[in-house]
RNA sequence: CGAGGUGGCCUGACGGUCGCGCGCGGGAGUCGUUCCGCGUGAGGAAGUUCCGGGCUCCGCAGGGCAAGGUAGCGGGUAACACCCGCCCGCCGCGAGGCGAGGACCAGCGCCACAGUGACGUAGCCGCCGUCCGCGAGGACGGCGGGUGAAACGCGGCAAGCUCUACCUGGCAGCAAGGCUGAGCAGGGGACCAUGGCGUUGCCCGCGCCGUCCCCGGGUGAGCCGCUGGAGGCGGACGGCGACGUCCGCUCGAGAGAGAUGACCGUCUCCGAUCCGUGAGGAUCGCAGACAGAACCCGGACUACGGCCACCUCGGCAC
RNA sequence: GCCGACCUAGCUCAACGGUAGAGCAGUGGUUUUGUAAACCACCGGUUCCGGGUUCGAGCCCCGGGGUCGGCU
Numbered sequence: 001c002g003a004g005g006u007g008g009c010c011u012g013a014c015g016g017u018c019g020c021g022c023g024c025g026g027g028a029g030u031c032g033u034u035c036c037g038c039g040u041g042a043g044g045a046a047g048u049u050c051c052g053g054g055c056u057c058c059g060c061a062g063g064g065c066a067a068g069g070u071a072g073c074g075g076g077u078a079a080c081a082c083c084c085g086c087c088c089g090c091c092g093c094g095a096g097g098c099g100a101g102g103a104c105c106a107g108c109g110c111c112a113c114a115g116u117g118a119c120g121u122a123g124c125c126g127c128c129g130u131c132c133g134c135g136a137g138g139a140c141g142g143c144g145g146g147u148g149a150a151a152c153g154c155g156g157c158a159a160g161c162u163c164u165a166c167c168u169g170g171c172a173g174c175a176a177g178g179c180u181g182a183g184c185a186g187g188g189g190a191c192c193a194u195g196g197c198g199u200u201g202c203c204c205g206c207g208c209c210g211u212c213c214c215c216g217g218g219u220g221a222g223c224c225g226c227u228g229g230a231g232g233c234g235g236a237c238g239g240c241g242a243c244g245u246c247c248g249c250u251c252g253a254g255a256g257a258g259a260u261g262a263c264c265g266u267c268u269c270c271g272a273u274c275c276g277u278g279a280g281g282a283u284c285g286c287a288g289a290c291a292g293a294a295c296c297c298g299g300a301c302u303a304c305g306g307c308c309a310c311c312u313c314g315g316c317a318c
Numbered sequence: 319g320c321c322g323a324c325c326u327a328g329c330u331c332a333a334c335g336g337u338a339g340a341g342c343a344g345u346g347g348u349u350u351u352g353u354a355a356a357c358c359a360c361c362g363g364u365u366c367c368g369g370g371u372u373c374g375a376g377c378c379c380c381g382g383g384g385u386c387g388g389c390u
Stems, first nucleotide, its partner, number of pairs: 001314010012267007020041009043290001047301002050299005055173002057170002062204004067168005072086005087101001088099004102163002107161002109157003119153001124145009177224004186215006195209004231250008270285006319389007328342004336373001344360005366382005
């Protein structure tokens, strides 16, 4: 210098003008709202909705069947399909990467082409032994070759059915769910305790008894849930590590058709050009990409702009 | 917010895990005075993408992308 691998970090800073959501304080009001001041206001993925939880609801989730998932060993965790350590297999020259990695001695199924033969007492070539035959040769047994992923051997395949072990109540999801207020118009049908409805797809069990379904009508308002949590930062200790324990500091959005924007100035980063022996300086560009919270977390995956550290291989120079 | 189905040649669709085909379209030829029809031949695939399982993947599994649809 080129080509790669692993891990980590960041997603500009400060100020000004105008605008928007929310909170607090104050004012006005025709009670619909509006004005002023202060504070605060997106992400590493808020994204995809692919896993796992919390929370809430349902008849506390009890049993059986079914269904789905996971799969080396050990550990971490609220939990996981995530993470860590180790073993094994495969890929790579290597740094490293990938792996659903239990069981074909329960049963079923599949094994193209090639090959004699793909599991069925099958027989292509060569050699050896025994027997039969005058002989060519044949039968039986053994060894080797060839084909193939696999060759007679308890063959290979379970991300084929299946078996084993473990896990999962719910194809419920904040539009969960709770409270308050306003408004309206009923009609038809099913079953009426051997029934109906509900949960969980089915059965048992359990719960309620005027319960459910269809059509029609009304409302389409307010409050709670709602953001302080497996939270963030720092330190000490334990552990190879994932992580855990303790201590200290800290509070960082909560809308309801859904705010977080636009412009300007200075600086910084990055890129290009020029100047300088050099430290550096000057000018220009654009501070750029992916993307935008909506109950909340832990991951995975995907999109995207950079920076740093360590390591590997190859080339060149000393 | 919660879910489902599909993606194969230019178009519409096939393909028990074993060499990806058919119809239409396209190109060339035969036929005709010429065109169409008919007949013959040919061309045409990243099986949406990336991994994994397998001897072997369009098919099985995982992740992603796109299109269409459903419920509330």